[in-house]
RNA sequence: GGGCUCAUAGAUCAGUCCGGCAGAUCGUCGCCUUCGCAAGGCGGAAACCCGGGUUCAAAUCCCGGUGGGUCCA
Repeated sequence: GGGCUCAUAGAUCAGUCCGGCAGAUCGUCGCCUUCGCAAGGCGGAAACCCGGGUUCAAAUCCCGGUGGGUCCA
C1' cells in the first nucleotide's frame, strides 16, 4: 500500500440481508419482601464510531473518513 471483516446501553451481543416504535442478558438505580443481608418480584435510567448523500422516513442503502481484527505485499 491492497483485499476481507468488525464498530449499537457500563459489559457481552441481537437487529442491517428485504429502510418503518432501537432490543436481550448481566450490571446499575428505585420500590416491595426481611430484624438485617442474600435470593426473589415490580419498575426506571442508559446506546446506533464521524461527515456527507439518497428517501416521506436511514442503525440498516450509497460515498468519504477514523479505529480494531485478519490475510496478501